[in-house]
Molecule: FMN riboswitch aptamer (RFN element)
Organism: Lactobacillus acetotolerans
RNA sequence: UGUUGUCUUCAUGGCAGGGUGUAAGUCCCGACCGGUGGUGAAAGUCCGCGACCCACGAAAGUGGCUGAAUCGAUUACGAUACCGAUAGUUAAAGUCUAGAUGAAAGAAGACAGAC
Numbered sequence: 001u002g003u004u005g006u007c008u009u010c011a012u013g014g015c016a017g018g019g020u021g022u023a024a025g026u027c028c029c030g031a032c033c034g035g036u037g038g039u040g041a042a043a044g045u046c047c048g049c050g051a052c053c054c055a056c057g058a059a060a061g062u063g064g065c066u067g068a069a070u071c072g073a074u075u076a077c078g079a080u081a082c083c084g085a086u087a088g089u090u091a092a093a094g095u096c097u098a099g100a101u102g103a104a105a106g107a108a109g110a111c112a113g114a115c
Stems, first nucleotide, its partner, number of pairs: 003113008017029003031095002033084002035049004044082002053064004069080004086098003
C1' cells in the first nucleotide's frame, strides 16, 4: 500500500408573497428543494447504486419495477425547459402529516488476521 473480517460514528432538502373558496402549505399565479459512487472541475434530468413500490419467501433474502434535456461551443459551464414513491387530509401534495427515533447506497475512523 492492497485485500479480508469485526466494530463505531455519520448518512435529504424544500411553498416566502398572493388569488379562489365554508374549507387548500394539496387547486391557480408565484416561490423553493435536489441521496450516493463515477465520469479529465462542481451533474436532480450522462453511466451505475440506494430508497419507495410489486412478486416470492417463516425469515434472511432473491427477482422485478423505477421520473425528467434541449440549445450555445464542450457531458459537469451558461441559458431556457423539464422531473419527483406510497398512505392520509374539510380540497387533488416533490415541499404538510404518517410508516420513519426506521432502512440504506455510501463516507470517515478504530481494531485484528493474512499477503